[in-house]
RNA sequence: CGGGUCAUAGCGCAGUAUGGUAGCGCGCCUGGUUCGGGACCAGGAAGUCCCGGGUUCAAGUCCCGGUGACCCGA
Numbered sequence: 001c002g003g004g005u006c007a008u009a010g011c012g013c014a015g016u017a018u019g020g021u022a023g024c025g026c027g028c029c030u031g032g033u034u035c036g037g038g039a040c041c042a043g044g045a046a047g048u049c050c051c052g053g054g055u056u057c058a059a060g061u062c063c064c065g066g067u068g069a070c071c072c073g074a
Base pairs, nucleotide, nucleotide: 001073002072003071004070005069006068007067010026011025012024013023020057028044029043030042031041032040050066051065052064053063054062
């Protein structure tokens, strides 16, 4: 320098095909249970969907440009 994959909650990841309420597990918080804790049960909080722009009534999803990580090639 060229090509590819990835970026979504504290962590690990779905969701992108077919644009239409942002989800799951773990963790965290509150309550129940317990002598207490763990486990279990019920409820809850937490997101600029990497950044900027475009298309659209509507974008995590489509388009353009960037940034970062990894892989392949030269």